[in-house]
Parts: sequence; structure tokens; C1' cells
RNA sequence: AGGCGCAUAGCUCAACUGGUAGAGCAGUGGAUUCCAAAUCCACCGGUUGGGGGUUCGAAUCCUCCUGCGCCUG
Repeated sequence: AGGCGCAUAGCUCAACUGGUAGAGCAGUGGAUUCCAAAUCCACCGGUUGGGGGUUCGAAUCCUCCUGCGCCUG
């Protein structure tokens, strides 16, 4: 330099061929317990890496950029 892939909650990851963004863990509160742990219930938490485009509607499609990984030379 060229090619391919990935980027979504604090972390690990879902989200069917475009249709209201979810789970587990973590955190907070409660139940339980002599106190804890474990277990159970509830809550909290997101400009979907950034800009632009297409569309009635974009995490999803197109494009540019950034970061990371792999491959080729």
C1' cells in the first nucleotide's frame, strides 16, 4: 500500500432479509438470615465509534473517516 472482518449499557454479547434497542454479569434498593454468602424480586444503565446519504422509517443498506484484528506483498 491492497483485501477482509469487527465497533451496540461499566463488562461479555444478542437484535430474523429495514419497523418501538434486549439478555447475562456488575451496580442500587428490597425479601430472606443472628450477621453474611447463596437464592428470589424490583430498579438503574444506550447520541448503536464519528460525519454524510437513501428511506415514511436505519444498529441494520450506501459512502467517507477513526480505532482494533487477520491476510497478501
Record summary:
Predicted 3D model of a 73-nucleotide RNA (transfer RNA) from a Planctomycetota bacterium. Its Rfam family is "tRNA". Rfam classes the family as a transfer RNA. About the family: Transfer RNA (tRNA) molecules are approximately 80 nucleotides in length. Taxonomically the source falls in Planctomycetota (Bacteria, Pseudomonadati). Its mean pLDDT, the model's own confidence on a scale to 100, is 81. The same sequence occurs in records of 2 taxa.